[in-house]
Molecule: Lysine riboswitch aptamer
Organism: Planococcus sp. 107-1
RNA sequence: AGUGAUGAUAGAGGUGCGGACGUCAAUAGUAGCCAUUCGGAGAUUUGCAGAAUCGAUGAAGGAUGGUGAAAGGGGCGCCCGCCGAAGUGUGCUGUAAUUUGCAAUACGCAUGCUGGUCCUGCAUUUAAUAAGUGCAGGGCUGUCAGAGUUUAUCUCUGGAGGGCUAUCUCACAU
Numbered sequence: 001a002g003u004g005a006u007g008a009u010a011g012a013g014g015u016g017c018g019g020a021c022g023u024c025a026a027u028a029g030u031a032g033c034c035a036u037u038c039g040g041a042g043a044u045u046u047g048c049a050g051a052a053u054c055g056a057u058g059a060a061g062g063a064u065g066g067u068g069a070a071a072g073g074g075g076c077g078c079c080c081g082c083c084g085a086a087g088u089g090u091g092c093u094g095u096a097a098u099u100u101g102c103a104a105u106a107c108g109c110a111u112g113c114u115g116g117u118c119c120u121g122c123a124u125u126u127a128a129u130a131a132g133u134g135c136a137g138g139g140c141u142g143u144c145a146g147a148g149u150u151u152a153u154c155u156c157u158g159g160a161g162g163g164c165u166a167u168c169u170c171a172c173a174u
């Protein structure tokens, strides 16, 4: 001084990622409950079946009056853990909740995609025009490689985090 190793340790990107706690707004004078009245046979889980239960001693639904929430999501503050942080698609099988079954939900495993972030359009979810997710387009930014040149942390092109930087370890070779 070289090559290789998803090797070890420590770091960088930035409106960086995730979680807990507190508080605020909105959800909302909504859902629910009670009373009166109309109505007249169905109703009950997140959905669909089945079972069971309630219902002419009046179901579902509507109106009036009274009472009156919460979860998820969001802003702010603060703390903790971090840099595949994390998110998401698909599949699988099991667990949890549920009276049973199939879906759906949460967790788990395998695998694919995404460097980070913002904006726009469509779709989806939601109370929501907030936030999220998927697809497409565009911007800013970090990093490596290549090229250019006015040699500046400049310009252009391309790639991906299994990456990049620094130090070390092992193996090979000299």
Base pairs, nucleotide, nucleotide: 002172003171004170005169007168008167009166010165011164014083016082017081018080019079021077022076023075024074032067033066034065035064036063037062038061042054043053044052046103047102048101049100086114087113088112089111090110091109092108094107095106096105115141116140117139118138119137120136121135122134123133124132143159144158145157146156147155148154